[in-house]
RNA sequence: GCCGCCCUAGCUUAGUGGAAAAGCGGCGGUUUUGUAAACCGUUGACCGGAGUUCGAUUCUCCGGGGCGGCU
Repeated sequence: GCCGCCCUAGCUUAGUGGAAAAGCGGCGGUUUUGUAAACCGUUGACCGGAGUUCGAUUCUCCGGGGCGGCU
């Protein structure tokens, strides 16, 4: 330099045009003599910009970051 793949919550992953889901975690509560566990509630995210579209996490382009391959 060229090619391919990936980027969603603090972490690990779903979702793939129409109100973004779960597990773990954090916070509050119930329970207990106390801790843990369990249960209930709650918290929190689509890498940035532009385009297409009535509507974009999803499709296209540019950029950023990561991984792999070729030279």
Predicted 3D model of a 71-nucleotide RNA (transfer RNA) from Candidatus Gottesmanbacteria bacterium RIFCSPHIGHO2_01_FULL_40_15. It matches the Rfam family "tRNA". Rfam links the family to the GO term triplet codon-amino acid adaptor activity. Its mean pLDDT, the model's own confidence on a scale to 100, is 82. The sequence is in RNAcentral, with records from ENA.